Annotation: This is a predicted structure of a 356-nucleotide RNA (Bacterial RNase P class A) from an Anaerolineales bacterium. Its Rfam family is "Bacterial RNase P class A". The family's RNA type in Rfam is ribozyme. NCBI's taxonomy places the organism under Bacteria, Bacillati, Chloroflexota, Anaerolineae, Anaerolineales.
RNA sequence: CAGGUUGGUCAGGCGAUUGCGAAAAGUUUAUACUUUUUGAGGAAAGUCCGCACUCCAUAGAGCAUGAUGCCGGGUAACGCCCGGGGCGGGGUAACCUGCCAGAUAGGGCCACAGAAACAAACUACCUAAGCAAAUGCUUCAUUUGCCGGAAAAGGUGAAAAGGUAGUGUAAGAGACUACCGGUGCGAAUAGCAAUAUUUGCGGCCAGGCAACCCUCAUCAGGAGCAAGGUCAAACAGGAUCGAGAUACUGCUCGUAUCGCUAGAGUUCCGGGUAGACUGCAAGAGUCAGCAGGAGACUGCUGUCCCAGAUAGAUAAUCGCCAAUUACAGAAUGCGGCUUAUAGACCAACCUGGAGU
Numbered sequence: 001c002a003g004g005u006u007g008g009u010c011a012g013g014c015g016a017u018u019g020c021g022a023a024a025a026g027u028u029u030a031u032a033c034u035u036u037u038u039g040a041g042g043a044a045a046g047u048c049c050g051c052a053c054u055c056c057a058u059a060g061a062g063c064a065u066g067a068u069g070c071c072g073g074g075u076a077a078c079g080c081c082c083g084g085g086g087c088g089g090g091g092u093a094a095c096c097u098g099c100c101a102g103a104u105a106g107g108g109c110c111a112c113a114g115a116a117a118c119a120a121a122c123u124a125c126c127u128a129a130g131c132a133a134a135u136g137c138u139u140c141a142u143u144u145g146c147c148g149g150a151a152a153a154g155g156u157g158a159a160a161a162g163g164u165a166g167u168g169u170a171a172g173a174g175a176c177u178a179c180c181g182g183u184g185c186g187a188a189u190a191g192c193a194a195u196a197u198u199u200g201c202g203g204c205c206a207g208g209c210a211a212c213c214c215u216c217a218u219c220a221g222g223a224g225c226a227a228g229g230u231c232a233a234a235c236a237g238g239a240u241c242g243a244g245a246u247a248c249u250g251c252u253c254g255u256a257u258c259g260c261u262a263g264a265g266u267u268c269c270g271g272g273u274a275g276a277c278u279g280c281a282a283g284a285g286u287c288a289g290c291a292g293g294a295g296a297c298u299g300c301u302g303u304c305c306c307a308g309a310u311a312g313a314u315a316a317u318c319g320c321c322a323a324u325u326a327c328a329g330a331a332u333g334c335g336g337c338u339u340a341u342a343g344a345c346c347a348a349c350c351u352g353g354a355g356u
Stems, first nucleotide, its partner, number of pairs: 001352010012321007020039008041327001045338002048336005053224004065220005070084005085100006101215002106213002108209003122154002125149002130146007162180006181205002183202008228278004237269003241265001244258005285304001287302006
């Protein structure tokens, strides 16, 4: 210098004019006006996980359903993150990336081919034992058949019952022996652990799929801010008070009947709609420094206050610089994951080339 890998930062800047939401202060009858301050993101997105918060339900436990599944750590929690282990894949390398409980609890499946896909016998091998027959012609031998043995060789397949050599046998076979491989149970060393290295013993050597059901372990009660809470018109309904008419009697106070709505209204109750407020912005917070840690992350000190709408504000135009600027817009909040994204910058590392 060129190419690459990993991690991180930014997401046009400055100025002018106009406009919109919110807050505070002032003027004011006022909902109006004035001034000042402030106003989207790294993903605000998908709504895929995990929580906070709220209401409902709830003795404990279980069933069902769902998720997770090597080890250790982080965290409020997680299916997220960090570090490590084992077995694989890609790259010259930096580095990237897939998988991880149980197949001897049980069921199911394993295309085509093949006899057989789990304990099988087609071709090929063997007649040692047993039975029958024939021949030689007899305490026996040979041949054939039956009953059988065995799984070495061939063939099929993605996969066929550890491999090589020997012993052994009628033929064979971990049946036995040695070495190699696997596996189980131990020991020592290192490690918190997963695990690694070394080593002893047992022939233990009967496939694969659990992202098919299933088993084991761990976790999960349900619904969601349109949760929930406060105030509360109107209107239905209820209660209370209150008002009237007729007739009769009488010296006066009166008595009886009707009316109980078609009747002005008063007060209260009432359900919780319209509407208003709250939840709702000081938080698992921002930034900086120091400290601990390998890291995720944590602690301490200081600092800052940083959208809060409710049909939904955050915009438009112009000038200069930069150079046609991406993906994209909050709605209870927070931690993650995933997806989209023009361009610019920083750090560490790798490979190649050149020079000193």

Overview:
RNAcentral holds the sequence, with entries from ENA. The gene name in the source record is rnpB. The model forms 93% of the base pairs in the Rfam consensus.